The RNA shown here (Fluoride riboswitch aptamer (crcB RNA motif)) has 75 nucleotides and comes from Humibacillus sp.

C1' cells in the first nucleotide's frame, strides 16, 4: 500500500409480508464533535417474435404460509 480469506453488518436475487435454507454483491471518499452533508459503487431489474409488431409464464431464488388476482367444480 494492494489482493484474498474469515468474523460481523446491509443490500440484491421480474408483481404483496412472513418462516427456513441457498445464492450474490457491498462495506470507498470528503466535510464535521456528534447528528447529518456532498458524493462514488456493486449484486437486482423476465422471456419468444420483429423494419413496424405481436405473443407468453411467474406473487418463492427455493420450501411452506398468508394476503391480492385468474380459471375450474361443488354446495
Nucleotide at each position: 500500500c494492494g489482493c484474498a480469506g474469515a468474523c460481523c453488518a446491509g443490500g440484491u436475487g421480474a408483481u404483496g409480508g412472513a418462516u427456513c435454507c441457498c445464492a450474490c454483491c457491498u462495506g470507498a471518499g470528503c466535510g464535521a464533535c456528534a447528528c447529518c452533508g456532498c458524493c462514488c459503487g456493486a449484486a437486482c431489474c423476465g422471456c419468444c417474435c420483429u423494419g413496424u409488431u405481436g405473443g407468453c409464464u411467474g406473487a418463492u431464488g427455493g420450501u411452506u404460509c398468508c394476503u391480492a388476482c385468474c380459471g375450474a367444480a361443488a354446495c
It matches the Rfam family "Fluoride riboswitch aptamer (crcB RNA motif)". Rfam links the family to the GO terms positive regulation of gene expression and response to fluoride. Taxonomically the source falls in Humibacillus (Bacteria, Bacillati, Micrococcales, Intrasporangiaceae).